[in-house]
RNA sequence: GGGCCCGUAGUCUAGUCGUAGGAUGUCGGCCUGGCUAGCCGGAGAUCCCGGGUUCAAAUCCCGGCGGGUCCAC
Repeated sequence: GGGCCCGUAGUCUAGUCGUAGGAUGUCGGCCUGGCUAGCCGGAGAUCCCGGGUUCAAAUCCCGGCGGGUCCAC
C1' cells in the first nucleotide's frame, strides 16, 4: 500500500430501515444472626466521526478515524 471483517451503556453482546434489548457490573430494597449466594426494583448507550438517500437510518450509500485478519513491500 491492497482485499475482507469489525466499531452499540463501565465491560461483553443482540438488533440488516419503523419506540435500541440481554448478560455482567453498579445503586436501592427483600431475605439472613451476618454475607460472597438467592429474589424484586431503579439508573445507565440518541449506536466511532462527518456527509448523503429516505416520511423514517444503529441498519443502506460515500468519505474519514480506530481495531482485527490475509496479501504485497
The RNA shown here (transfer RNA) has 73 nucleotides and comes from a Nanobdellota archaeon. Rfam family: tRNA. It is annotated as a transfer RNA. RNAcentral holds the sequence, with entries from ENA. Model confidence (mean pLDDT): 84 of 100.